[in-house]
Molecule: Bacterial RNase P class A
Organism: uncultured Pseudomonadota bacterium
RNA sequence: UGAGUUAAUCAUGCAAUCGCUGCGAUUAGCAGAGGAAAGUCCGGGCUCCAUAGAGCAUAGUGCCAGGUAACGCCUGGGCAGUGAGAACUGACGGCCAGUGCCACAGAAAAUAAACCGCCUUCGGGUAAGGGUGAAAAGGUGCGGUAAGAGCGCACCACAAGUUUGGUAACAAGCUUGGUAGGGUAAACCCCACUUGGAGCAAGACCAAGCAAGAUUCGCUAAGCGUUGCUCGCGUGAUGAAUCUGGGUAGGUUGCUUGAAGAGCACGGUGACGUGCCCUCCAGAUAGAUGAUUGUACUCGACAGAACCCGGCUUAUCGAUUAGCUCACACU
Numbered sequence: 001u002g003a004g005u006u007a008a009u010c011a012u013g014c015a016a017u018c019g020c021u022g023c024g025a026u027u028a029g030c031a032g033a034g035g036a037a038a039g040u041c042c043g044g045g046c047u048c049c050a051u052a053g054a055g056c057a058u059a060g061u062g063c064c065a066g067g068u069a070a071c072g073c074c075u076g077g078g079c080a081g082u083g084a085g086a087a088c089u090g091a092c093g094g095c096c097a098g099u100g101c102c103a104c105a106g107a108a109a110a111u112a113a114a115c116c117g118c119c120u121u122c123g124g125g126u127a128a129g130g131g132u133g134a135a136a137a138g139g140u141g142c143g144g145u146a147a148g149a150g151c152g153c154a155c156c157a158c159a160a161g162u163u164u165g166g167u168a169a170c171a172a173g174c175u176u177g178g179u180a181g182g183g184u185a186a187a188c189c190c191c192a193c194u195u196g197g198a199g200c201a202a203g204a205c206c207a208a209g210c211a212a213g214a215u216u217c218g219c220u221a222a223g224c225g226u227u228g229c230u231c232g233c234g235u236g237a238u239g240a241a242u243c244u245g246g247g248u249a250g251g252u253u254g255c256u257u258g259a260a261g262a263g264c265a266c267g268g269u270g271a272c273g274u275g276c277c278c279u280c281c282a283g284a285u286a287g288a289u290g291a292u293u294g295u296a297c298u299c300g301a302c303a304g305a306a307c308c309c310g311g312c313u314u315a316u317c318g319a320u321u322a323g324c325u326c327a328c329a330c331u
Stems, first nucleotide, its partner, number of pairs: 001327010012296007020032004034302001038313002041311005046199004053231004059194004063077005078092001079090004093190002098188002100184003115130002117126003138156006157179001158177008203253004212244006223235003260279002263276005
C1' cells in the first nucleotide's frame, strides 16, 4: 500500500417562515416514528376463561457449562467440517429396543455372497485381484498357502478394561483381544427436559335503545363451564340446548414510569451482574412531524409506532472507527 475477516457508531446537517399531534393556565413554552418500526417466527409481562388442580394426549428443544423474567435467544468451551489464514458453519442424544426405506446397476444391498477370475488329486477349495454401485466380509505392508483369507505379525482402526487432566462435554496414555458384513431418525420410533387456552378487536365503566316467541331435555340431577380426553371442582330448574325475530356498534378507560435509558465504579475470559447518581424520552383512533426558501456536503438507500418488552430472520445507499490475517514493496 492492497485484499480479507470480526466488532461497533451514525442514518443528511444547519437556519428561517407557515402548518400537524400531545401536554400546558390551553399563555409562554416543552416533546413528537426505526436499525430494522418489516415478518408475525419464538419467549414473556398484562387481561379474561376461573372457584383450585392432576394425569394422558398434543407440541417444542436436543454436545457441555453458564447468562436471562424466559426462550428455539446470547456467551464461553468441546467435537466435526470448510478455508492458506484471521475466521465461519453445525437439524451436534440413540440404528445392538423395534419397524421401515435404499431406484437403476450388480452374482448379491440385512434371513444379505460367487459374475469374471485364481488353485485343483477334477471331488472341490477361494473371496486376495477385476467388474457394478452412494455404500459390497476394516486399511497399508511383510510372511505364509495348492491358490487365498487376520491365516499369522507390525502399525493404524475397532471393542473392552483402566490411569491422568478437566465441573463437564471430551482429550491423552497403558493393558488385553484378531475383533467388525453398510447407510438413513430433516424416516416412524425410543430417551432426556419443557409444555392450559384466547388475546388490547383482551378486559373494565358510562350513556342510549329494543320484543319477544316456538320446540326438546330436565327437578336426588340432565346439562353447562375451564382447546381435546379422563378424573376432580364449580354451577345448576329463575336451568341447558336448537331455531325464528328485534335492538346497539356512541363515549371514557386500558394507553405509556418501564424486567426503562445515560454516566461512573466494582466483579467476571465473556454474555452479564451489583452499587451510586442523573433523566422522563410518541400515545394517534378514517389514524400526527409536511410544505417553501437558503446553504453545506459524504448528494442521503431500505423504509412509518397503534398494549408493552427481550430476541431471531429478512431488506438496505453510504460514511466513520478499532482489532486480527495474508500478500507486496521499502528501511